[in-house]
RNA sequence: GAGUUUGAUCAUGGCUCAGAUUGAACGCUGGCGGCAGGCCUAACACAUGCAAGUCGAACGAGAAAGCACUUCGGUGUGAGUAGAGCGGCGGACGGGUGAGUAACGCGUAGGAAUUUGCCCAGUAGUGGGGGACAACAUGUGGAAACGCAUGCUAAUACCGCAUACGCCCUAAGGGGGAAAGCAGGGGAUCUUCGGACCUUGCGCUAUUGGAGAAGCCUGCGUCGGAUUAGCUAGUUGGUGGGGUAAAGGCCCACCAAGGCGACGAUCCGUAGCUGGUCUGAGAGGAUGAUCAGCCACACUGGGACUGAGACACGGCCCAGACUCCUACGGGAGGCAGCAGUGGGGAAUAUUGGACAAUGGGCGAAAGCCUGAUCCAGCAAUACCGCGUGUGUGAAGAAGGCCUUAGGGUUGUAAAGCACUUUCAGUAGGGAGGAAGGGUUAUUGGUUAAUACCUAAUAAUUUUGACGUUACCUACAGAAGAAGCACCGGCUAACUCCGUGCCAGCAGCCGCGGUAAUACGGAGGGUGCGAGCGUUAAUCGGAAUUACUGGGCGUAAAGCGUACGCAGGCGGUUUGUUAAGCAAGAUGUGAAAGCCCCGGGCUCAACCUGGGAACUGCAUUUUGAACUGGCAGACUAGAGUACGGUAGAGGGGGGUAGAAUUUCAGGUGUAGCGGUGAAAUGCGUAGAGAUCUGAAGGAAUACCAGUGGCGAAGGCGGCCCCCUGGACUGAUACUGACACUGAAGUGCGAAAGCGUGGGGAGCAAACAGGAUUAGAUACCCUGGUAGUCCACGCCGUAAACGAUGUCUACUAGCCGUUGGGCAGCUUGACUGUUUAGUGGCGCAGCUAACGCGAUAAGUAGACCGCCUGGGGAGUACGGCCGCAAGGUUAAAACUCAAAUGAAUUGACGGGGGCCCGCACAAGCGGUGGAGCAUGUGGUUUAAUUCGAUGCAACGCGAAGAACCUUACCAGGUCUUGACAUCCUACGAACUUACUAGAGAUAGUUUGGUGCCUUCGGGAACGUAGUGACAGGUGCUGCAUGGCUGUCGUCAGCUCGUGUUGUGAAAUGUUCGGUUAAGUCCGGCAACGAGCGCAACCCACAUCUUUAGUUGCCAGCAGGUUAAGCUGGGCACUCUAGGGAAACUGCCCGUGAUAAGCGGGAGGAAGGUGUGGAUGACGUCAAGUCCUCAUGGCCCUUACGGGUUGGGCUACACACGUGCUACAAUGGCAGUGACAAUGGGAUAAUCCCAAGUGACAAUGGGUUAAUCCCAAAAAAACUGUCUCAGUUCGGAUUGGGGUCUGCAACUCGACUCCAUGAAGUCGGAAUCGCUAGUAAUCGUGUAUCAGCAUGUCACGGUGAAUACGUUCCCGGGCCUUGUACACACCGCCCGUCACACCAUGGGAGUUGAUUGGACCAGAAGUAGAUAGUCUAACCUUAGGGAGGGCGUUUACCACGGUGUGCUUCAUGACGGGGGUGAAGUCGUAACAAGGUAACC
Repeated sequence: GAGUUUGAUCAUGGCUCAGAUUGAACGCUGGCGGCAGGCCUAACACAUGCAAGUCGAACGAGAAAGCACUUCGGUGUGAGUAGAGCGGCGGACGGGUGAGUAACGCGUAGGAAUUUGCCCAGUAGUGGGGGACAACAUGUGGAAACGCAUGCUAAUACCGCAUACGCCCUAAGGGGGAAAGCAGGGGAUCUUCGGACCUUGCGCUAUUGGAGAAGCCUGCGUCGGAUUAGCUAGUUGGUGGGGUAAAGGCCCACCAAGGCGACGAUCCGUAGCUGGUCUGAGAGGAUGAUCAGCCACACUGGGACUGAGACACGGCCCAGACUCCUACGGGAGGCAGCAGUGGGGAAUAUUGGACAAUGGGCGAAAGCCUGAUCCAGCAAUACCGCGUGUGUGAAGAAGGCCUUAGGGUUGUAAAGCACUUUCAGUAGGGAGGAAGGGUUAUUGGUUAAUACCUAAUAAUUUUGACGUUACCUACAGAAGAAGCACCGGCUAACUCCGUGCCAGCAGCCGCGGUAAUACGGAGGGUGCGAGCGUUAAUCGGAAUUACUGGGCGUAAAGCGUACGCAGGCGGUUUGUUAAGCAAGAUGUGAAAGCCCCGGGCUCAACCUGGGAACUGCAUUUUGAACUGGCAGACUAGAGUACGGUAGAGGGGGGUAGAAUUUCAGGUGUAGCGGUGAAAUGCGUAGAGAUCUGAAGGAAUACCAGUGGCGAAGGCGGCCCCCUGGACUGAUACUGACACUGAAGUGCGAAAGCGUGGGGAGCAAACAGGAUUAGAUACCCUGGUAGUCCACGCCGUAAACGAUGUCUACUAGCCGUUGGGCAGCUUGACUGUUUAGUGGCGCAGCUAACGCGAUAAGUAGACCGCCUGGGGAGUACGGCCGCAAGGUUAAAACUCAAAUGAAUUGACGGGGGCCCGCACAAGCGGUGGAGCAUGUGGUUUAAUUCGAUGCAACGCGAAGAACCUUACCAGGUCUUGACAUCCUACGAACUUACUAGAGAUAGUUUGGUGCCUUCGGGAACGUAGUGACAGGUGCUGCAUGGCUGUCGUCAGCUCGUGUUGUGAAAUGUUCGGUUAAGUCCGGCAACGAGCGCAACCCACAUCUUUAGUUGCCAGCAGGUUAAGCUGGGCACUCUAGGGAAACUGCCCGUGAUAAGCGGGAGGAAGGUGUGGAUGACGUCAAGUCCUCAUGGCCCUUACGGGUUGGGCUACACACGUGCUACAAUGGCAGUGACAAUGGGAUAAUCCCAAGUGACAAUGGGUUAAUCCCAAAAAAACUGUCUCAGUUCGGAUUGGGGUCUGCAACUCGACUCCAUGAAGUCGGAAUCGCUAGUAAUCGUGUAUCAGCAUGUCACGGUGAAUACGUUCCCGGGCCUUGUACACACCGCCCGUCACACCAUGGGAGUUGAUUGGACCAGAAGUAGAUAGUCUAACCUUAGGGAGGGCGUUUACCACGGUGUGCUUCAUGACGGGGGUGAAGUCGUAACAAGGUAACC
């Protein structure tokens, strides 16, 4: 920096990612070289080999093989060699590991009481004696390891003596203590011929100093836990001893009672420390492999010996565990050296070469030893470098993939052509790492010396593991050399196929349920490249522990409140000091590393020279502003004294009235009480009501006030007593006495607890009555603790201003309480100033809301608290409490969120305003009956499919007997019933017969057409081939189109501007008004668009034009009658044009507006009536079966044809209708008045018979002409007389008609007969506001036939609307919200099931550790009446000293018993978390339906 909480926003806040790094591991892949690193786990166990020896110039002794000679006996040589021993030096270095250790262990800076082999320098010596023990020999024990006894022997081994410059001790007189020789050479002299002697070198002894090394002490620094708060008897100190190289309780005796600790002792857990390393801008954080310094350890525990140095990795003793050998008696061992093995583990190499170099040990040296080291081997483990070719090459090849079918892409990529040869390969050449050593010669030094030794020079000879080295040259040929991860966003990179919430992916968000850029594959692309990814880990990002650099009103977070010890911090001024602070100097801060400048490998990594740095510590010099210390002064902070003021401040005592209740009495009678409505309850034994009196307890109306007081909790009648604080005034005093405050202490509502009182009212629990599906509640009637008092506990609250205390500063305005001052106008005055308490508000702050001198502003001081949600304020432990419980306070596990403020919606059993046949007021229905029709269900071979709250259900379907038809059964066809292309044949077509249920199959008759350039062509038919056809198969949740619905509701938006961090707001809100976001006014808005309205159609009035098929007033003719005829268009009517209505006019009202009310005129009056017209959008609404269409599926079938059946079934349920139940009626008769519409493969009229449907026959009309066509209700007359009827017509029987191939399943109609239910319909529910409802008939589409349906037409023709409380739907504003899939929302708890972690738990098994006691190996020290004893002494008896043994002290292992802590485990039972759609309720979110919460 990004992703992720939301519909969106801003915050808060967690989770996650991008970076760097690693001793890494795993997966896929793998050409070369350089350089570095390579058991992080089991400090687990180890086979085998090697890792520490060396010296003959300290010493004695001393082979063999072989070779030569040989007299065959041996001799010489090998050889004073090998090997062993005594002795010296070294095995305390080098190498490994990190178990232990929280410590003077380490780091850093200092210190004094010490030691030091080898090395360097100095001084002084190195004389003279003695006794042994190995080896060896002999004997002997044992399986072995290993001894034992006796005897011989040397030394630089051991022991005295002498000497003592320096050294040590001391009582300052004195006393004590050494040594070793060896090698080379040699002129004199001496000689026992060995030498003595001299000299050189090395060694030895004593001592001093140095270098290097080691031991000890101190300041400071060095992890986590307080759910570890007290620890300590050698403990702290002293005196005197002992001990050590050395100070010291290091040890001992005695004495004193100290020492450590909140600045974290003790205890527990974890851990080697550092230079450094990784990361980071830094500060920090993490880490301590390799390299370097220090420490610790060496199978576990203990112990000492030797030594300069060890309490000793490859030494010793003991104990323990383990392993091995054994003759069972006894022995041996220690890879955390280098290799290597097993084991553990995700995981870490060769049983290699060499001492050539560097270094170490021994040696005089040559040299020997050296798994230190130098090299090589293994593995891409890390870093660095190189290569896998280069140029050209478009027909943009082939192939792959995609495609809109054109093309695109892979891609100059390949091929082809021309070049090059690094690396690898083969061959040849070839540095450096080598310095030294030996031999010879010369010249110096030493010396008596030309010896020796040593130094230099010269010559010569010789030393390389690596190594087939690096490097160079030649040769051949593009030849031998590319992968991995990713491609939804973060994050660079996209398409196809497969799959279908499956398989799978995933770091977070999240993908996958049939069109997946997210899974798997492919093509393409992106990134890195001999590597690439993943996992693990650290830092970063994370300002997410905030020193640098965060917060706490509401997001997590101010202790309920005060007092106050420690601590922190602190007014003005003078002097001094120098702790802090500042500056300089000195020492140190190892090297390596990091950084800078150079140098060397062809570069780089790497190596190397120099510098800087190491921010630190210590010492020292100087300064004196500030902080601190000390001393002095001051008064502005703070306090004291004096006078006043207000107050429900606190404690105690007394007292008053009103009211409730109870009791007693009087009056009085039937109810009272209570609720939404009731009931329980009280009352005729007299309630309630009312009056009088009494008792008792509790609380104090009015005053009363965002008024007062108090630290907070809290405090309210009145009076008295005691008492705290505040404010105020003027003077005096003290002189910083102040602020804050971890621990600690006091106070602390209500409830609760204990003891004793009290008890009127109220009232948990409880009882009863209601409510309810239930009602352990809400409501009602009762009612006990409690509420009250005294004393004592508890110690918590949403103890809130959700705001710690103190101080200072920073615009104003308006109230109010208590004081002071000033003014005059003397007031219920004004101004001013303080101490409180409220409301607005500037700046500023804030995520916003808001805060705003009473800060959440600007600063300072101190304290408390926070660090994602849940688990959990829980468990365990501690403390407190009588208990209830409080306080302190986790973890496992789980989620990717949880949260705050504000925004837009939606919703509310929130509010306001308004509208609608929404209610109300009415009229008529449905729901009951029968039937029709549709649906569900059931049934069925099939009952095709769709539509399903409103907005499916007389819907698609404007009409299923076949057809339709999509369904079922049977029987059939396969380029197909239909389209295009190709080939062949044939005109097309048509008659008849047979079989079959038909499709179909077979036979058969007639027929040769049209155009022509004469080749043929067009149309049609048949056959064949394959491309294809076909599908009412799926997906309306892939779609287009169309439609429904909210809703003909008045809304829905935009541009610019403005406001806000932003989502958004404003406009569109507000006051009026309207049917209307209609209009007016106002307004940080101004305008605009889609909607509203208007424009369109029909109806209503008039006028004009035109009169046929329409009409007939006047004139004429005419009929039984009739516009029938002449004639006329006046009227009606028809159909074109026009007029008319606009709140235009008047009055009132309103704001002088918009408008509203009334009126006039008018055919019509306030959108005249009706229609068409449906904004942005909602419902994944409906339709793939109208049509179109993506994808999927079928292709001798899910396609096509055909026959029959089904869609018409029927215990049932629902919707929509028809007909009724009758007298406002039925029936019979008479007989009046419409409009729309329709009529050519035809409709239809008239007449006769017949009861009728209808049949047969003739005429008119292609329609304002003819026909359908009778309108019916109504009206008049008659009858019926309240009945299951002369109502009602279902059902059934019989006879017919019509349509049609065909009325059985399954049509309509007609006649006769039959005559069911039904007497107005429960809960509930529908339509309608005027030419409307109701009622009456008529017509059309579909249609061969079939309507109670649908669509349309006219006739007759009402009632009611007070009004908007309520139901439903809708609009606007506002409010709340935990909703946003938007209340059909969200969400809580128990129970049931599964899984997970966890606390308790009778206990059980381990581990660490404390106290007490037993025990006591080896060892050291002490003691020693046992025993042994070379050096010295001796008076020769012994002694001194020593060894062994015994014993005492200390002590490891071990044991007994008892505690603390802790890991694991445990029947059982506890809560918690997570799970698919379980169960029961509905607690919360809206007034969440009883406001919520503590």
Molecule: small-subunit ribosomal RNA
Organism: uncultured prokaryote